[in-house]
RNA sequence: CUCGCAUCGAGAGCGGCGGAGGGAACUGGCCCCGAGAAACCGCGGCAACCGGCGGAGAGUAUUCUCCCCUUGGGAACGCUCCCGCAAGGUGCCAAGUCCAGCAGGACGCAGGAGUUUGUUGAGCGUCCUGGAAGAUGUGGA
Numbered sequence: 001c002u003c004g005c006a007u008c009g010a011g012a013g014c015g016g017c018g019g020a021g022g023g024a025a026c027u028g029g030c031c032c033c034g035a036g037a038a039a040c041c042g043c044g045g046c047a048a049c050c051g052g053c054g055g056a057g058a059g060u061a062u063u064c065u066c067c068c069c070u071u072g073g074g075a076a077c078g079c080u081c082c083c084g085c086a087a088g089g090u091g092c093c094a095a096g097u098c099c100a101g102c103a104g105g106a107c108g109c110a111g112g113a114g115u116u117u118g119u120u121g122a123g124c125g126u127c128c129u130g131g132a133a134g135a136u137g138u139g140g141a
Base pairs, nucleotide, nucleotide: 002140003139004138005137006136007135008134013043014042015041016040021032022031023030026101027100028099029098044093045092046091049089050088052085053084054083055082057081058080059079060078065075066074067073068072097133102130103129104128105127106126107125108124109123114120
């Protein structure tokens, strides 16, 4: 860099440094921010993806091992799931991935919908499902 898979309405912040931006990108909104943004550092925390450990929890299997003692049955190890722990590897710690954008559906509103104005002339709102893009983990090339 790219591909596959899983997850993304929960959760968790202080200090230092820094000095104007930040919330991935684009558009529109809405927010955070000199009562100090981003980045970086320290400490603390959250979570349970990977790895580890525990379980007299559930399922499954019978090559090896063991038991019953026979042509079969049972168990341990194993595998899958579930529950728990957490000092390992990552990640994360405003707002739903902050919200919308594309497609479909249900319901409701509307001929004056939407718009600050100007204008335009048919859409708009709420909810659901999917998609796109992205993030994190993991596996692979």